This is a predicted structure of a 94-nucleotide RNA (c-di-GMP-I riboswitch aptamer). Its mean pLDDT, the model's own confidence on a scale to 100, is 80. It matches the Rfam family "c-di-GMP-I riboswitch aptamer". Rfam links the family to the GO term cyclic-di-GMP binding. Rfam's curators write: GEMM was predicted in a large-scale screen for bacterial structured RNA regulatory elements.
[in-house]
């Protein structure tokens, strides 16, 4: 003087929900909350997962000189990192 470093200290984030405010809907933003969290910091334009489905596109039924209405199904150009994942990162005692 450096490294590690499970005890601690300071500080940090903030889930349910609750207000409003935003979207199509998931959600997201703000303020209140605090369930929890040592990465609950960043990354959803390249890895899985999952949540929606305005739009598109299938099917089905009605309408039909209109080209559209209803129901059903599909599907990320919406969305989640506090589901894995990836990456970067404090002080510290013995």
């Nucleotide at each position: 003087g450096g490294g590690u470093g499970u005890g601690g200290g300071g500080g940090g984030c903030a889930a349910a929900c609750c207000a409003c405010g935003u979207u199509a809907a998931a959600g997201c933003g703000u303020g209140g909350g605090g369930c929890g969290c040592a990465a609950a910091g960043c990354u959803a334009a390249a890895g899985g997962g999952c949540c929606u489905a305005c739009g598109g596109c299938c099917u089905a039924g009605c309408g039909c000189g209109g080209u559209g209405c209803u129901a059903g199904g599909u599907u990320a150009g919406g969305g989640c990192a506090g589901c894995c994942a990836g990456u970067u990162a404090c002080c510290g005692g013995a």